[in-house]
Background: This is a predicted structure of a 74-nucleotide RNA (transfer RNA) from Flavobacterium orientale. The sequence is in RNAcentral, with records from Rfam. Its mean pLDDT, the model's own confidence on a scale to 100, is 81. Rfam family: tRNA. Rfam describes the family as follows. Transfer RNA (tRNA) molecules are approximately 80 nucleotides in length. The family's RNA type in Rfam is transfer RNA. NCBI's taxonomy places the organism under Bacteria, Bacteroidota, Flavobacteriia, Flavobacteriaceae, Flavobacterium.
RNA sequence: GGCGAGGUAGCUCAGUUGGUUAGAGCGUUGGAUUCAUAACCCAAAGGUCCCGAGUUCAAAUCUCGGUCUCGCUA
Numbered sequence: 001g002g003c004g005a006g007g008u009a010g011c012u013c014a015g016u017u018g019g020u021u022a023g024a025g026c027g028u029u030g031g032a033u034u035c036a037u038a039a040c041c042c043a044a045a046g047g048u049c050c051c052g053a054g055u056u057c058a059a060a061u062c063u064c065g066g067u068c069u070c071g072c073u074a
Base pairs, nucleotide, nucleotide: 001073002072003071004070005069006068007067010026011025012024013023019057028044029043030042031041050066051065052064053063054062
C1' cells in the first nucleotide's frame, strides 16, 4: 500500500428488516441484612451511540467521506 472486521455507560458487550423511553452483566454510590466484613437483596447515578455530511416524517441502525483499533496480505 491492498482487503476485511470493529468503535454504543468506567470495563466487557447486546441492540432483530429504520419507529415510540438506548439496554444487560461487572464495577461505583446509597440503603437493607449482619456483632462486623464478604456474599445475597433493593435503589440510584453514569451515554453528544468515534467525527462530519447526506437520505428519510423519523438514523446507534442506511449511504458517502474522515479518523482510530485489530486481523490477513504484499